[in-house]
Context: one part of a larger RNA
RNA sequence: CCCUUGUUAAGGAACUCGGCAAAAUGACCCCGUAACUUCGGGAGAAGGGGAACCGAGCAAUCGGUCACAGAAAAGAGGCCCAAGCGACUGUUUAUCAAAAACACAGGUUUCUGCGAAAGCGCAAGCUGACGUAUAGGAGCUGACUCCUGCCCAGUGCCGGAAGGUCAAGGGGACUUGUUAGCGCAAGCGAAGCAACGAACUCAAGCCCCGGUGAACGGCGGCCGUAACUAUAACGGUCCUAAGGUAGCGAAAUUCCUUGUCGGGUAAGUUCCGACCCGCACGAAUGGCGUAACGACUUGGGCGCUGUCUCAACAGGGGACCCG
Numbered sequence: 001c002c003c004u005u006g007u008u009a010a011g012g013a014a015c016u017c018g019g020c021a022a023a024a025u026g027a028c029c030c031c032g033u034a035a036c037u038u039c040g041g042g043a044g045a046a047g048g049g050g051a052a053c054c055g056a057g058c059a060a061u062c063g064g065u066c067a068c069a070g071a072a073a074a075g076a077g078g079c080c081c082a083a084g085c086g087a088c089u090g091u092u093u094a095u096c097a098a099a100a101a102c103a104c105a106g107g108u109u110u111c112u113g114c115g116a117a118a119g120c121g122c123a124a125g126c127u128g129a130c131g132u133a134u135a136g137g138a139g140c141u142g143a144c145u146c147c148u149g150c151c152c153a154g155u156g157c158c159g160g161a162a163g164g165u166c167a168a169g170g171g172g173a174c175u176u177g178u179u180a181g182c183g184c185a186a187g188c189g190a191a192g193c194a195a196c197g198a199a200c201u202c203a204a205g206c207c208c209c210g211g212u213g214a215a216c217g218g219c220g221g222c223c224g225u226a227a228c229u230a231u232a233a234c235g236g237u238c239c240u241a242a243g244g245u246a247g248c249g250a251a252a253u254u255c256c257u258u259g260u261c262g263g264g265u266a267a268g269u270u271c272c273g274a275c276c277c278g279c280a281c282g283a284a285u286g287g288c289g290u291a292a293c294g295a296c297u298u299g300g301g302c303g304c305u306g307u308c309u310c311a312a313c314a315g316g317g318g319a320c321c322c323g
Base pairs, nucleotide, nucleotide: 001318002317003316004315005314006313007312008311010309011308014307019304028050029049030048031047036041038143052065053064054063055062056061066070078302079301080300081299082298083297084296085294086293090102091101106141107140108139109138110137111136112135118127119126120125144289146287147286149219150218151217154216155215156212157211158210159209160208163207164206165205169201170200175195176194177193178192181188182187220238221237222236223235224234247281248278259275260274261273262272263271
């Protein structure tokens, strides 16, 4: 010096990204216990008190004894306030991530009438299911409360069938080759056999016509206007399928930005409450809340401490020296 363990004056988070680590709390009995709440909870909330042994007494209890200390050792919650996210118990990157990710009950859409849909297989066949729409498959959302606005122009899906387009097939016109024949010749040229193959006919699909957003998705710009100023309830205009409703908002989303104001601190780029100028929130790719829950994330406080001021000493094991 390293590892590990223990103790420490005064202070007590000044350490640090951050109380990381450590300390502290701790079982039992009694008293007592707030906001909030889905009335179950929160709650062991918080915060207090008790305790050994001997004697007496039925007992409550009273008297006495010893120690610094009586839950005498070991083992055995730290607590509170506020915010974010996810309702919850669960699940996960075996071996750097346990979470706000996945799942979830619940909601909703859609498919499926049974030899079901869907899936596996070349097939036979199997699962679904020895089930039958209160069932089964798929997608999205994710307890609960209050809600879930506008747009069907594009894309998708569903429905429609008049018209347009439209494959093979059917259909065979015209034309061409060949040559019996005709012609002086140029040439014409039946039938047959070939080649080409028009009109016409013809399904789905597409075009077309409707519907559909808890389908994929989308949800404007400029200019002017009120008797201070400022602002604009109001007006004009352009564009669009329609121009973002409720709620929320510097947010896990805010660039400018440490926005501005308030709170907390002596001092606060974080935090909490507001404001709204939302670069670039927004309603089941759900919106806003929410009791309970969380080895989640953030801010604050009490207690407690060698985290620190600032280090010291001690035990054990190494390193090092001698053998």